A computed fold for a 73-nucleotide RNA from a Candidatus Kaiserbacteria bacterium, annotated as transfer RNA.
Its mean pLDDT, the model's own confidence on a scale to 100, is 81.
RNA sequence: GGGCCAUUAGCUCAUCUGGUAGAGCGCUUCCAUGGCAUGGAAGAGGUGAGCGGUUCGAGUCCGCUAUGGUCCA
Numbered sequence: 001g002g003g004c005c006a007u008u009a010g011c012u013c014a015u016c017u018g019g020u021a022g023a024g025c026g027c028u029u030c031c032a033u034g035g036c037a038u039g040g041a042a043g044a045g046g047u048g049a050g051c052g053g054u055u056c057g058a059g060u061c062c063g064c065u066a067u068g069g070u071c072c073a
Stems, first nucleotide, its partner, number of pairs: 001072007010025004019056001027043006049065005
């Protein structure tokens, strides 16, 4: 320098063919216990890496950029 893959909640990851973004763990509050652990109930938390394009509508399709991984030189 070139090819390919990945980037979504604090962490690990889903999200089928474009149509209101979810789970587990973690966090907050409440209940049970004298307290901890634990169990139960409720809740908060997302510019979907960044910028553009296509579309009535984009996490999803297209381009560029960034970061990481991998292969080739």